[in-house]
Context: one part of a larger RNA
Molecule: small-subunit ribosomal RNA, 5' domain
Organism: metagenome
RNA sequence: UAUGCUUGUCUCAAAGAUUAAGCCAUGCAUGUCUAAGUAUAAACAAGUUUAUACUGUGAAACUGCGUACAGCUCAUUAUAUCAGCAAUAAUUUAUUUGAUGGUACCUUACUACAUGGAUACCCGUAGUAAUUCUAGAGCUAAUACAUGCGCAAAGUCCCGACCCUCGUGGAAGGGAUGUAUUUAUUAGAUAAAAAACCAACGCACCUUCGGGUGGUCUCUUGGUGAGUCAUAAUAACUGAUCGAAUCGCAUGGCUUCGUGCCGGCGAUAGUUCAUUCAAAUUUCUGCCCUAUCAGCUUUCGACGGUAGUGUAGUGGACUACCGUGGCGUUAACGGGUAACGGAGAAUUAGGGUUCGAUUCCGGAGAGGGAGCCUGAGAAACGGCUACCACAUCCAAGGAAGGCAGCAGGCGCGCAAAUUACCCAAUCCUGACACAGGGAGGUAGUGACAAGAAAUAACAAUACCGGGCCUUCUAGGUCUGGUAGUUGGAAUGAGUACAAUUUAAAUCCCUUAACGAGAAACCACUGGAGGGAAAGGCUGGUGCCAGCAGCCGCGGUAAUACCAGCUCCAGUAGCGUGUAUU
Numbered sequence: 001u002a003u004g005c006u007u008g009u010c011u012c013a014a015a016g017a018u019u020a021a022g023c024c025a026u027g028c029a030u031g032u033c034u035a036a037g038u039a040u041a042a043a044c045a046a047g048u049u050u051a052u053a054c055u056g057u058g059a060a061a062c063u064g065c066g067u068a069c070a071g072c073u074c075a076u077u078a079u080a081u082c083a084g085c086a087a088u089a090a091u092u093u094a095u096u097u098g099a100u101g102g103u104a105c106c107u108u109a110c111u112a113c114a115u116g117g118a119u120a121c122c123c124g125u126a127g128u129a130a131u132u133c134u135a136g137a138g139c140u141a142a143u144a145c146a147u148g149c150g151c152a153a154a155g156u157c158c159c160g161a162c163c164c165u166c167g168u169g170g171a172a173g174g175g176a177u178g179u180a181u182u183u184a185u186u187a188g189a190u191a192a193a194a195a196a197c198c199a200a201c202g203c204a205c206c207u208u209c210g211g212g213u214g215g216u217c218u219c220u221u222g223g224u225g226a227g228u229c230a231u232a233a234u235a236a237c238u239g240a241u242c243g244a245a246u247c248g249c250a251u252g253g254c255u256u257c258g259u260g261c262c263g264g265c266g267a268u269a270g271u272u273c274a275u276u277c278a279a280a281u282u283u284c285u286g287c288c289c290u291a292u293c294a295g296c297u298u299u300c301g302a303c304g305g306u307a308g309u310g311u312a313g314u315g316g317a318c319u320a321c322c323g324u325g326g327c328g329u330u331a332a333c334g335g336g337u338a339a340c341g342g343a344g345a346a347u348u349a350g351g352g353u354u355c356g357a358u359u360c361c362g363g364a365g366a367g368g369g370a371g372c373c374u375g376a377g378a379a380a381c382g383g384c385u386a387c388c389a390c391a392u393c394c395a396a397g398g399a400a401g402g403c404a405g406c407a408g409g410c411g412c413g414c415a416a417a418u419u420a421c422c423c424a425a426u427c428c429u430g431a432c433a434c435a436g437g438g439a440g441g442u443a444g445u446g447a448c449a450a451g452a453a454a455u456a457a458c459a460a461u462a463c464c465g466g467g468c469c470u471u472c473u474a475g476g477u478c479u480g481g482u483a484g485u486u487g488g489a490a491u492g493a494g495u496a497c498a499a500u501u502u503a504a505a506u507c508c509c510u511u512a513a514c515g516a517g518a519a520a521c522c523a524c525u526g527g528a529g530g531g532a533a534a535g536g537c538u539g540g541u542g543c544c545a546g547c548a549g550c551c552g553c554g555g556u557a558a559u560a561c562c563a564g565c566u567c568c569a570g571u572a573g574c575g576u577g578u579a580u581u
Stems, first nucleotide, its partner, number of pairs: 001577005009452003015445001016412001022410003026407003031065002037062002043057002063431001072365003082286003086282003091279002097274003111245001115146002122138001125135003155177005162170002164167001178242001180238001182236006203214004222229001244268001246267004252262003288336003295327003302324008340362003344355004367388002370385003390401001392399002418443001420442003426439001427437003458487003461483010494514002496511001498510001524570005529551002535565001537564004546553002
């Protein structure tokens, strides 16, 4: 693991893996809205503190997000996956959390108190046998799609009309200067001591503008084991990224009374950096059987170099040009596997052996291959497009499909459950305290396993004993067994008001009322020659029928077959087959 017989209670609980990763009718399994994106529903509802753009609830639809998670299965797969150990200085990252941006116009009469054009829902006209099919006409929204202003000062760099004492001088003015992208260049330092002299420059003081004196030799440089790192600068580049034309709730202060100026909380966006959740590649070591597999790979990349392409990024990943390499009895390459890997499971004195489809982690896959869109993320299948194989509807023109999700059906087989209830718990997703979730939970089926432990207990009497004591034909005391005898007590199995349980129930745990005298509320399954616990009983059979794992039994007294009785073993379980230790 399957099966045979049997089965009272309670708890717990695996379950179409093995065979066909075979095929599927039907239903469901992914949707989602807050004060806070968009409402003139020709939908609903109060009315009163107010509804002349907009009060409230709100179908539909646009928009945003999710649908890459979860769930299922194990077909492939043997240095592949995977495990442990490391790397990303070779990269991407929606979301979360924390930081972060005064520079926009190109030029003087401009939308910045607010720009543009559409399109759903709606209304109406239509097409088709048919679909979650569509067309044409008419409107109308935005945080959809587009377009597009404004806000301080200084500094720096470049050009420089001019001014002169012509020196390493001074300058009005003009232009550029946010962030992101691409390229080039520069900085991003520092291996070590001491002293003297001269000159120049700068600083302070004095000055008769000739000069004199004094002290000082001093400037910034982050991180790592390591960088062309972080960071900064210059010159350019770009079909120029972002720098808010958004929403809710409160409405206050100042006032020059102009609808003037200032203003809170928080929602949603958004650039860059970090963080988080991850992902993708890579380092080292480790894998079953096989030599009736000994050489394998290579111009169709095999191994390496240089350059490019491509990628998020590394890399023969790909392309071009070169070189001729790379692996192998320390078993390459090939074949097999009733092979997804691991954590683990069974067994075991130790060493080992076998199993691991299966609830946790990782991988792979959605009938078979391939390709792709969208997106932060997919080579996605409850997304699309072809081909192949299946297969559905049809009015024959066409159209639709993918249960290795949950139920369920067929098939296959030794072999496996309900087309149930619910989002109450655990969590997940969403615009979200509200919705959804066959994830998940709850019942049903369920002798897969596992745990607890009813089927009687007691007394009297009768009979049969045992030990001890005594007055020893017997009695007493302490006890044990057997009884178609007698007796009352005790209980749940079952039935069941009720409460509890629960989302609602069921079950359990509680609990009124019923509920035990062998005719029951009756325990089986295997055995009784040996191994191996238990009959030298009875009847039947007569080398027949049959038993028997093995040895053996049976031919007329069978301890072994078929039965009855008795006994033994395990016990709500026991036997049998197979695999394994």